[in-house]
RNA sequence: GGGCCAUUGACGCAGCCAGGUAGCGUGUCGGGCUUUUAACCCGCAAGUCGGGGGUCCGAAUCCCUCAUGGCCCG
Repeated sequence: GGGCCAUUGACGCAGCCAGGUAGCGUGUCGGGCUUUUAACCCGCAAGUCGGGGGUCCGAAUCCCUCAUGGCCCG
């Protein structure tokens, strides 16, 4: 220098190809159960999708660019 992959609550991931106002698990918090803790059960909150720009009625999703990390080629 070139190519590919990843980036989504505190953490691990799905959703992207085929656009229609973000979901699962863990964890936090509250409650129940228990003498208490753990385990188990119930419930709430927390992200607007790595940054910026573009297309579109509408973008996590499509396009461009940048950043970070990983792998490969030279």

Predicted 3D model of a 74-nucleotide RNA (transfer RNA) from Promethearchaeum syntrophicum. The RNAcentral record of the sequence draws on ENA and GtRNAdb. The same sequence occurs in records of 2 taxa. It is recorded under the gene name tRNA-Lys-TTT-1-1. The source organism's lineage runs through Archaea, Promethearchaeia, Promethearchaeales, Promethearchaeaceae and Promethearchaeum.